[in-house]
Context: one part of a larger RNA
Molecule: small-subunit ribosomal RNA, 5' domain
Organism: Geum urbanum
RNA sequence: GGAUGAACGCUGGCGGCAUGCUUAACACAUGCAAGUCGGACGGGAAGUGGUGUUUCCAGUGGCAGACGGGUGAGUAACAUGUAAGAACCUGCCCUUGGAAGGGGCACAAUAGCUGGAAACGGUUGCUAAUACCCCUUAGGCUGAGGAGCAAAAGAAGGAAUCCGCCCGAGGAUGGGCUUGCGUCUAAUUAGUUAGUUGGUGAGGCAAUACUUUACCAAGGCGAUGAUCAGUAGAUGGUCCGAGAGGAUGAUCAGCCACACUGGGACUGAGACACGGCCCAGACUCCUACGGGAGGCAGUAAUGGGGAAUUUUCCGCAAUGGGCGAAAGCCUGACAGAGAAAUGCUACAUAGAGGUAGAAGGCCUAUAGGUCGUGAACUUCUUUUUCUUGGAGAAGAAGCAAUGACAGUAUCUGGGGAAUAAGCAUCGGCUAACUCUGUGCCAGCAGUCACGGUAAUACAGAGGAUGCAAGCGUUAUCU
Numbered sequence: 001g002g003a004u005g006a007a008c009g010c011u012g013g014c015g016g017c018a019u020g021c022u023u024a025a026c027a028c029a030u031g032c033a034a035g036u037c038g039g040a041c042g043g044g045a046a047g048u049g050g051u052g053u054u055u056c057c058a059g060u061g062g063c064a065g066a067c068g069g070g071u072g073a074g075u076a077a078c079a080u081g082u083a084a085g086a087a088c089c090u091g092c093c094c095u096u097g098g099a100a101g102g103g104g105c106a107c108a109a110u111a112g113c114u115g116g117a118a119a120c121g122g123u124u125g126c127u128a129a130u131a132c133c134c135c136u137u138a139g140g141c142u143g144a145g146g147a148g149c150a151a152a153a154g155a156a157g158g159a160a161u162c163c164g165c166c167c168g169a170g171g172a173u174g175g176g177c178u179u180g181c182g183u184c185u186a187a188u189u190a191g192u193u194a195g196u197u198g199g200u201g202a203g204g205c206a207a208u209a210c211u212u213u214a215c216c217a218a219g220g221c222g223a224u225g226a227u228c229a230g231u232a233g234a235u236g237g238u239c240c241g242a243g244a245g246g247a248u249g250a251u252c253a254g255c256c257a258c259a260c261u262g263g264g265a266c267u268g269a270g271a272c273a274c275g276g277c278c279c280a281g282a283c284u285c286c287u288a289c290g291g292g293a294g295g296c297a298g299u300a301a302u303g304g305g306g307a308a309u310u311u312u313c314c315g316c317a318a319u320g321g322g323c324g325a326a327a328g329c330c331u332g333a334c335a336g337a338g339a340a341a342u343g344c345u346a347c348a349u350a351g352a353g354g355u356a357g358a359a360g361g362c363c364u365a366u367a368g369g370u371c372g373u374g375a376a377c378u379u380c381u382u383u384u385u386c387u388u389g390g391a392g393a394a395g396a397a398g399c400a401a402u403g404a405c406a407g408u409a410u411c412u413g414g415g416g417a418a419u420a421a422g423c424a425u426c427g428g429c430u431a432a433c434u435c436u437g438u439g440c441c442a443g444c445a446g447u448c449a450c451g452g453u454a455a456u457a458c459a460g461a462g463g464a465u466g467c468a469a470g471c472g473u474u475a476u477c478u
Base pairs, nucleotide, nucleotide: 001478002477003476004475006474007473008472009471010470013347015345016344017343018342019340021305026303027302030300031299032298035063036062037061040060041059043057044056045055046054070258071257072256080182081181082180083179084178085177088175089174093171094170095169096168097167098166101135102134103133104132111124112123113122114121115120140149141148142147154163156161184230185229191221192220193219196218197217198216199215200214201213202212203211233255235253236252237248238247239246240245260281261280262279263278264277283294284293285292286291311337313336315334319333320331321330322329323328351379352378353377360371361370362369363368386415387414388413389412390411391410395405422467423466424465425464426463427448428447429446433462434461435460436459437458443450
């Protein structure tokens, strides 16, 4: 000099675009953040004089809650990056070949009785389905062979049709697994390992595998740094640098890990599951003391910690996601607005003329010099900003309708120089000098140093220099 997710001090006009708990993975009041389908099902309710039609709903059932959003605690590891590989799975989606025959039993809801303070139940009886079960069938699976095993569901519509369901094959997408190489510090860490390394039998998995188990063998790793210890999410990138390289890993993107702490499985195509379940623990809350409820590292907000980091806002209009045949519903993802000079960037704070070189300040050799054309004054303009009227978008996606932002951006008319400059420095390094006060005091200071009576170095003033809506200091990297 450059840089920063910065902070602090003084100051502060405006727009655009970005950015924002780096500390306590500390604790969290309150609201919201994942639902949807009546075109799967039986019921209930509203409405209607009645039928029909319509609307809404707890429950059974389906799909989605494994995505999206957050955080970086753990992890030195096939975690990640890159390049390969073989023994695998893949809901929804696409292509393609088949199939859907016959029968049955329940359980919710609801109704009755009943327990409990509540959370939540118990019991008796009834009932439907795309819920569940059985038989038949099978170009599939298993098996050396004989042989064995496995399926289905309907709904809407007047109909044509259409949406689904079941079994195969292929694809796409996503994922699991294995391997080579790269990936911090320390040898004042030198030996380490017992399912450890390999084999056989058996179990297990979607799959390979000591993955598990019984037996057998004694191997495996290591100065090319094993093991132990410390530190740490890794990458694309970012900053500095001519490069080599050094530092770093906020925002954005793909990957990993985690979800109060520890453990466990269930369901499912997919989880060992942030807003699911069970157990244990700590903490908080409710209680009729018998027992229960909770998990912001989602978005706002609060306390705490800290030098330090925002609104308990608006909208689903757009993009995207879930469900649905659709209308649509949901969406703190997202799109926006608000506050913050936190950063980058654009513009303004006026332009032209104006010497009696005014008043005043400062200096002075008292002649004058300087602030200084600076001001006043005259005149012009209104870019931007300000104020006040008018018009007014694109973003909407090819019938129409649909805009949170927003009467915003932008355009246009009126008004009036009007509303708008600070901060640091001035001994050398380093651009910029004098006076007064102080007197090794008060103080300054990045460094050399300055200050003990004429201090260009302290403090004030005048003047000057630098940068400028910022300037300076501190911290860190280069």